[in-house]
Context: one part of a larger RNA
C1' cells in the first nucleotide's frame, strides 16, 4: 500500500454526478398522532414515557375442574364451586450497575413534485423502469358446420361454449370530460348509369366448290365482381390556417376587412419526460440555486381513448429540500486479522 472488521478530538455533507458508503433508528407496553382522503386509509405518521432483580406473593384475576351444594322438562343435564393443575397482571416498597429490548435479532424520519392507479411481469449472464400486463372503458366481427387459427386434406382448437358467448383492435383504476373536420385513404351501404373478361354472334368481306356447303375473317349485340359514381362512418388511418386595420396617453385588440381550407385546436394544461432562443421573466427556498417548487403565456414544435386534466393509496422509480446521524469530507490517525513485500 491492498482487502475485511473496529475506534476517533473539534466541525457535521464543507465530500460527491448524487449522503454512494457508513452511521442514526430499531423490541414490547402505554400516551399521543397533521395535511389530505376513494372514509378503507394516511399511521408504527410525527413525538414522548416505561422496561433488570428482590419483597408484599401460594397476590388480584382468568382458565380447567374433583368433592360438596342448588335447580330440573331426570340426563353422558344445567349452575355454583373448596382441593389440585395451568396462565398471570396492576400497584406499593426495597436494591444494583456507566448502561436492564444490557448480547443477538430488530423501521432513520419528514416536506414538495414528475411518471405509472394499484399487487404483478420483463431483457436467464451489463437495463426492473415511466416499458409490458392489469381490472375498467370503447369500437368492430361472429347466428353456430360461428367468426378466427393450425393443417394440400381428413380433421382439430374455438367449445362438449352459443351474443351476459367467442375473436380482433385501441385505451388503461377512479373523478371531471372526450370539441370541430368524411376533402384524401380505409371500411360499410347503394335493383340506376358509365367502363369491363370469357361468352353470345347481327352484318359485311375473303378462299374454295356445279351447287348445297365448308374454311378464314370482321365484331353490331348479350355479359359479373371490380373501378368510376352516389351516400354514411373519426374511441377508423388521419387533419385541426394566413395577412391587414381598429378603442380619447401608450400598449393591447372585444371589433372589422380580405385570402385560402374538408375543417381551421374547443375544454383543460403549458419554458412541461414536450421550450430552440433559454440559466425566458417574476416570486419562494440559499450568504450565493443552469437543478427544484409556485406563477406568467411569446405553445420554435401540448391537447382530448395514438386519450386531456386531476387524483387518496402504492413504488428496490426520477428530481429537489429539511431534521437526525455520521471518517463522505476538513485531514487523517490508531487497533485487529488476511495479503502484498523482504529474508530463511
Nucleotide at each position: 500500500c491492498u482487502c475485511a472488521g473496529g475506534a476517533g478530538a473539534a466541525g457535521g455533507a464543507a465530500c460527491u454526478c448524487g449522503g454512494c458508503a457508513a452511521a442514526u433508528u430499531a423490541g414490547c407496553a402505554c400516551c399521543g398522532u397533521a395535511a389530505c382522503u376513494u372514509c378503507g386509509g394516511g399511521a408504527a405518521a410525527a413525538g414522548g414515557u416505561g422496561c433488570g432483580c428482590c419483597c408484599u406473593g401460594a397476590u388480584a384475576g382468568g382458565u380447567u375442574g374433583u368433592a360438596g351444594c342448588c335447580c330440573c322438562u331426570c340426563g353422558c343435564g344445567g349452575g355454583u364451586g373448596a382441593a389440585g393443575g395451568c396462565c398471570g397482571a396492576a400497584a406499593g416498597g426495597g436494591u444494583u450497575g456507566c448502561a436492564g429490548u444490557g448480547a443477538a435479532a430488530u423501521g432513520g424520519u419528514g416536506g414538495c413534485u414528475g411518471c405509472g392507479a394499484c399487487u404483478g411481469u420483463u431483457u436467464a449472464a451489463u437495463a426492473a423502469a415511466a416499458a409490458c400486463a392489469c381490472a375498467g372503458c370503447a369500437c368492430u366481427c361472429u347466428g353456430c358446420a360461428a367468426a378466427c387459427a393450425c393443417g394440400a386434406a381428413a380433421g382439430u382448437g374455438g367449445a362438449c361454449g352459443u351474443a351476459u358467448a367467442g375473436g380482433g383492435u385501441g385505451u388503461g383504476a377512479c373523478g371531471c370530460c372526450u370539441g370541430c373536420c368524411c376533402g384524401g385513404u380505409g371500411c360499410c351501404g347503394g335493383a340506376a348509369g358509365g367502363u369491363u373478361a370469357a361468352u353470345u354472334g347481327a352484318u359485311g368481306g375473303a378462299g374454295u366448290g356445279a351447287g348445297a356447303g365448308c374454311u378464314c375473317u370482321u365484331g353490331a349485340u348479350c355479359g359479373a365482381a371490380g373501378c368510376c359514381c352516389c351516400g354514411g362512418u373519426a374511441a377508423a388511418c388521419g387533419g385541426c390556417g394566413g395577412c391587414c386595420g381598429u378603442a380619447a396617453c401608450u400598449a393591447u385588440a372585444a371589433c372589422g376587412g380580405u385570402c385560402c381550407u374538408a375543417a381551421g385546436g374547443u375544454a383543460g394544461c403549458g419554458a412541461a419526460a414536450u421550450u430552440c432562443c433559454u440559466u425566458g421573466u417574476c416570486g419562494g427556498g440559499u450568504a450565493a440555486g443552469u437543478u427544484c417548487c409556485g406563477a406568467c403565456c411569446u405553445g420554435c414544435a401540448c391537447g382530448a381513448a395514438u386519450g386531456g386534466c386531476g387524483u387518496a393509496a402504492c413504488g428496490a422509480u426520477g428530481g429537489c429540500c429539511a431534521c437526525a446521524c455520521u471518517g463522505u469530507c476538513u485531514c487523517c490517525u490508531c487497533c485487529u486479522g488476511a495479503g502484498a513485500c523482504u529474508c530463511a

Source information: The prediction has a mean pLDDT of 88. A computed fold for a 344-nucleotide part of an RNA from a bioreactor sludge metagenome, annotated as large-subunit ribosomal RNA, domain IV. The RNAcentral record of the full RNA draws on SILVA.